A computed fold for a 1518-nucleotide RNA from an uncultured Eubacteriales bacterium, annotated as small-subunit ribosomal RNA. Its Rfam family is "Bacterial small subunit ribosomal RNA". Its family is annotated with structural constituent of ribosome and ribosome in the Gene Ontology.
RNA sequence: UUUUUUAAGAGUUUGAUCCUGGCUCAGGAUAAACGCUGGCGGCAUGCCUAACACAUGCAAGUCGAGCGAUAAGCCUUGAACGAAUCCUUCGGGUGAAGUUCUCUGGUGGACAGCGGCGGACGGCUGAGUAACGCGUAGGUAACCUGCCUUAUGCUAAGGGAUAGCCUCGGGAAACCGGGAUUAAUACCUUAUAACCCUGUGAAUUCACAUGUUUUUACAGGCAAAGAUUUAUCGGCAUAAGAUGGACCUGCGUCCGAUUAGCUUGUUGGUGAGAUAACAGCUCACCAAGGCAACGAUCGGUAACCGACCUUAGAGGGUAAACGGUCAGAUUGGGACUGAGACACGGCCCAGACUCCUACGGGAGGCAGCAGUGGGGAAUAUUGCGCAAUGGGCGAAAGCCUGACGCAGCAAUGCCGCGUGAACGAUGAAAGUCCUUCGGAUUGUAAAGUUCAGUACUAUGGGAAGAAUUUUGACGGUACCAUAGAUUAAGCCCCGGCUAAUUACGUGCCAGCAGCCGCGGUAAUACGUAAGGGGCAAGCGUUAUCCGGAAUUAUUGGGCGUAAAGAGUGCGUAGGUGGUCAGUUAAGCGAAGGGUGAAAGGCAGUGGCUCAACCAUUGUAAGCCUUUCGAACUGGCUGACUUGAGUGCAGGAGGGGAAAGCGGAAUUCCUAGUGUAGCGGUGAAAUGCGUAGAUAUUAGGAGGAACACCUGAGGCGAAGGCGGCUUUCUGGACUGUUACUGACACUGAGGCACGAAAGCGUGGGGAGCGAACGGGAUUAGAUACCCCGGUAGUCCACGCUGUAAACGAUGAGCACUAGAUGUUGGCGUAUGAAAACGUCGGUAUCGCAGUUAACGCAUUAAGUGCUCCGCCUGGGGAGUACGCACGCAAGUGUAAAACUCAAAGGAAUUGACGGGGACCCGCACAAGCAGCGGAGCAUGUGGUUCAAUUCGAAGAUACGCGAAAAACCUUACCAAGAUUUGACAUCCUUCUGAAAGCUUUUUAAUCCAAAGCCCUUUUCGAACAGAAGUGACAGAUGGUGCAUGGUUGUCGUCAGCUCGUGUCGUGAGAUGUUGGGUUAAGUCCCGCAACGAGCGCAACCCUUGCCUUUAGUUGGCAUCAGUUCGGCUGGCAACUCUAAAGGGACUGCCGGGGAUAACCCGGAGGAAGGUGAGGAUGACGUCAAAUCAUCAUGCCUCUUACAUCUUGGGCUACACACGUGCUACAAUGGUCGUUACAAAGCGACGCGAACCCGCGAGGGCAAGCAAAUCAUAAAAGACGAUCUCAGUUCGGAUUGUAGGCUGCAACUCGCCUACAUGAAGUCGGAGUUGCUAGUAAUCGUAAAUCAGAAUGUUACGGUGAAUGCGUUCCCGGGUCUUGUACACACCGCCCGUCACACCAUGGAAGUCAGGGGUGCCUGAAGCCUGUUAAUUGAUAAACGGUCCACGGCGAAUUUGAUGACUGGGGUGAAGUCGUAACAAGGUAGCUGUAGGAGAACCUGCGGCUGGAUCACCUCCUUU
Repeated sequence: UUUUUUAAGAGUUUGAUCCUGGCUCAGGAUAAACGCUGGCGGCAUGCCUAACACAUGCAAGUCGAGCGAUAAGCCUUGAACGAAUCCUUCGGGUGAAGUUCUCUGGUGGACAGCGGCGGACGGCUGAGUAACGCGUAGGUAACCUGCCUUAUGCUAAGGGAUAGCCUCGGGAAACCGGGAUUAAUACCUUAUAACCCUGUGAAUUCACAUGUUUUUACAGGCAAAGAUUUAUCGGCAUAAGAUGGACCUGCGUCCGAUUAGCUUGUUGGUGAGAUAACAGCUCACCAAGGCAACGAUCGGUAACCGACCUUAGAGGGUAAACGGUCAGAUUGGGACUGAGACACGGCCCAGACUCCUACGGGAGGCAGCAGUGGGGAAUAUUGCGCAAUGGGCGAAAGCCUGACGCAGCAAUGCCGCGUGAACGAUGAAAGUCCUUCGGAUUGUAAAGUUCAGUACUAUGGGAAGAAUUUUGACGGUACCAUAGAUUAAGCCCCGGCUAAUUACGUGCCAGCAGCCGCGGUAAUACGUAAGGGGCAAGCGUUAUCCGGAAUUAUUGGGCGUAAAGAGUGCGUAGGUGGUCAGUUAAGCGAAGGGUGAAAGGCAGUGGCUCAACCAUUGUAAGCCUUUCGAACUGGCUGACUUGAGUGCAGGAGGGGAAAGCGGAAUUCCUAGUGUAGCGGUGAAAUGCGUAGAUAUUAGGAGGAACACCUGAGGCGAAGGCGGCUUUCUGGACUGUUACUGACACUGAGGCACGAAAGCGUGGGGAGCGAACGGGAUUAGAUACCCCGGUAGUCCACGCUGUAAACGAUGAGCACUAGAUGUUGGCGUAUGAAAACGUCGGUAUCGCAGUUAACGCAUUAAGUGCUCCGCCUGGGGAGUACGCACGCAAGUGUAAAACUCAAAGGAAUUGACGGGGACCCGCACAAGCAGCGGAGCAUGUGGUUCAAUUCGAAGAUACGCGAAAAACCUUACCAAGAUUUGACAUCCUUCUGAAAGCUUUUUAAUCCAAAGCCCUUUUCGAACAGAAGUGACAGAUGGUGCAUGGUUGUCGUCAGCUCGUGUCGUGAGAUGUUGGGUUAAGUCCCGCAACGAGCGCAACCCUUGCCUUUAGUUGGCAUCAGUUCGGCUGGCAACUCUAAAGGGACUGCCGGGGAUAACCCGGAGGAAGGUGAGGAUGACGUCAAAUCAUCAUGCCUCUUACAUCUUGGGCUACACACGUGCUACAAUGGUCGUUACAAAGCGACGCGAACCCGCGAGGGCAAGCAAAUCAUAAAAGACGAUCUCAGUUCGGAUUGUAGGCUGCAACUCGCCUACAUGAAGUCGGAGUUGCUAGUAAUCGUAAAUCAGAAUGUUACGGUGAAUGCGUUCCCGGGUCUUGUACACACCGCCCGUCACACCAUGGAAGUCAGGGGUGCCUGAAGCCUGUUAAUUGAUAAACGGUCCACGGCGAAUUUGAUGACUGGGGUGAAGUCGUAACAAGGUAGCUGUAGGAGAACCUGCGGCUGGAUCACCUCCUUU
């Protein structure tokens, strides 16, 4: 000295993840509006809509020093009158002052007039305009410029009018006409004049094409105004300056191609006219040009800029205020005047509108300032002043100025200030709100004490702004001094994003919502309250813009699968382009100059108390220009060979076109043989066949396709191409290095090719085969399967132009590890095959790298360059409309309204599959016994009923809750009764022994009465009763979807997880998978895993063997006694009892296995591989069950949904289902005799013996609170009988007579005896249990219980059969695969139809505009002609060209609307099917064609974005 002050994200797709991708939010801003609220000041801002219409006032005048005339007033002259005075002839005269006058001359300056200057500025608005309009940079040698400045020169002589005024007349008015008269710095003529102008020449300078400068000759032409206070001010000509304008040019300046061609004064030339000036600006003639894909023309929209908002920047948006430019002035046209206008407050005409009118005719233009109406969500005073700044006129004083300076209104914005400050806890009282009832919160807040005095109020003083004597609207304003704590806070929010939470109310209602989403009875999301958070005289909402959004990506994105590579090539324009040298200087670079108005922005400094605001100084991109440079790009010139191409020599190939030929097979025809079927399917049928099929033999016809070779092998640009031979023909590859010398790459438009289907014409037609017919299947079957079969498939010629035209991957070039196969060449070497090297193709694996991941990986999806195509949320939609192409089908191009918050890609974990593999289970199989049929029992449903209380509902409800409904239970029904209650706690008062039991009473309870040994007093306590009072009690009322606890089930299945590590962006994976093995995630081995936990197993109980201890009530071998009964003494051995121990662990042997785990076999042993049985139930699933066991939140009832009583009901009965019992008989029934258990239970009890009864049972009563007493087995065994039958089977049902329990046995108990003697002769489809002391069969006991089991639970007796095995059914586990499922297949989901609403396309038309165009008409006006004489000019009249408005016409285009109609979208619970997702039950998708209620089906060709199995090929590892 220069540079820099600077960049944030979040929510939402999923069960979770990463990505893609949209939607939404946080920020800033505004000429804003709306809602609630509102103290003050400063500075700004204020019709964004109707360029809609306007009442009223004002916004442009000034100059008498240009001119005439002149009113009021003043001065003056004159005349008349005239009080006083004086005089008097008394008639009168004079007459200061005063009064009057159409008197004279001045002064004066208002209105009006002539004349000059101004009115073209200032002020307003943004309609039009896509344009040299604007911006920027230039040009004019193609121009003008009043007033102003400078310089030179001049300002002479005349003339005739005219307005005003006067008069006459017309008219309602506006205004107009005639006559007379008058002035000028008004007008005209003449003179003079050049360095001025014009024409013709000559010389000369300069230059940029026409040109231009200077000098000069000749000819022609052109001017003026005065005023005056005598200082001056004006006037004319010329030259120059300044200022302001005009024209031209380069560059820049919105959207649409569903606007592609436009243009006739159009493009140019010559000449003329016009203009200030160039120019088709205009005209005549000539030529046929000009513009356009670098977007013409057309349509839509829009004033442009400095700037303003936003942004890190690049950008994007805007065009208020301030400033520059343009355009407009009621709409359209036109000129006049003038220095300047085609003129906002001038003129003429036409249109619309408004007003006046005497109806004849006139007047008007707020997009100036105020103001009014209207429109609208919305925008102010009919204010003061020229004091300042500026403007016009004037010599000046001055006048005018709604420009401007000020004030008023509005929180419209920005900025500043205030509503008090300090202290003050017992965290006062009171209130609010919450509460776990303890407290906590509002809260230092208040009260109280002490202060300050901004704003405000009152009083007093009081500016600057004035330069310069005068002059201040603002304004008695700012500011200063004194006094006064009253006079001043709201709005939004509190689920996440996003700072801030509780209570009550509500109950998918009311409502909220920016997105996600809240609300269905415990809402931090609605409403209210308390508290809290944010901002603050404001706060929120709405609207709009930028940002975030890298979400249009220049900075700074993408295209295999998410949206996106054109089906393929050839090639035009364009873009890009190899090596070397020279040159140029367009790009590029360096330095300098000009411009970039001011304001604004940024930085510094300063002024208002600060700030906003204001002042001052500095500062930019861009464009133009001068000079220099030459590396790179470009231009030009010359050269080169490596890119590209050519030549020569080779080999490979289903490359293309045409012609010919061939054999196998199908079908058909003819003939033979031959006989009853053939064919077809899951199974059938239609069909063919005795008129001889199928089968077989021979011969023939015809069409289509070319087995094997054949291979992820070859060729081609792609589509595609396959028998053999011949002809014609394209391309690639290899070798060689002879030739050309950048000739290259890409490629918008364009052109060509382009499967299948389809179309046209003509052939052909064997097989196959849309449509169609028939047969099946099915609920249906417009399908899948079968029998037929037409177009078509084939050929020729022409059209169509699309496909999952795919490697879902554009073309070209270069670079970046490899390995392996295969194909076509060449080389090295070689006996051959291999091998090695190299060029081209093709395929697999793989490193770096890359990718969201999957994957790709020298054939890139890696790293770079060049060019083209394409994408920007899903749906609507590849649709509508328009256009192009096509014979048609249709193809190409290609929207919007509306609607949603997602749609999507890859991968993960589950779940599922009419996917796969492996394994297990009484899952199947093999067996045994059943159920389903009968009768009965019991539970459920249904029905019934006053009530038939409630719950349980596939498995996992139904002999379940209930291990016991006659009353009770009981919850239900009927009737009756009670109300602080049947039950609990507390309070007050009173009474008393009370309670209990018994009796009477009652239907029963209550009440009442009586009785329960006698008796006295006091106090206290307890208890009881009564009455009262409320707090409360009470509820089997609701919610098991608010809950605890408990339980079922998957399932006693083997699983479920964690820590650390590792892998992956991540969800997650690994471990837990794999090879074996097990009942087991049991164990072993291996392994990026190593360990651990809950489960498994074990530990526990029972049982089986043994030992020890103990020995009553149990036992009894030995000894003794005996009533013969372990009865007794004894014994402690045994059984048993019940405590403690032992025992079993694959420990041992053999074999297998991997030397493992483990398996098989064996020994020993009571028991052998978990010995048997039980208890034990992981993480979790089913919103599984239970509020009626209990507990409990909330809700509900409170003279009732509470409580009590009687009776009834839960026990009903056409019927259906589940679970059982008894049977159907001889393996049996009946009768007789006879034997053996275990486990239990007993005092409100079990109850022996004896007696009575046929019996149930009764009477009396011993023993036993129990190893002591009581209680007993049955099947079985041995005999007898029955002899196959509805029976001596079976026992239901019913009658009679009894018994027991109980207050009570009718509804509604059990048992007995006698009598009665039903169905049933082994059970359809189907279905259940069980693998050993099991099934089956037999009895026993217990709980509940007054009584009442065929149920349940427990106990023992007798005691089998079968298991090849895992194909199948069911359930489960592991691995893998697909998925559009995740509420998880009871999932998801498609289309028609029906209903409602919404937007939209078509439509006979209808209505309203826009822009052109043809014809008709042709106002005003410029130019021009004639009348026109007479030199000229002019007025007027009549014409001409052009032309606004208007009229008619045919097209065009835009919008609105339209009966009807097409599809589309949306909508908690409509209909029909089930197309897709799993192999989705016919794999799906696709182009095309046909068909069908619908999704769809079928044919032809294509794709894998198809599962599964097999084969082939290749690769990897060893």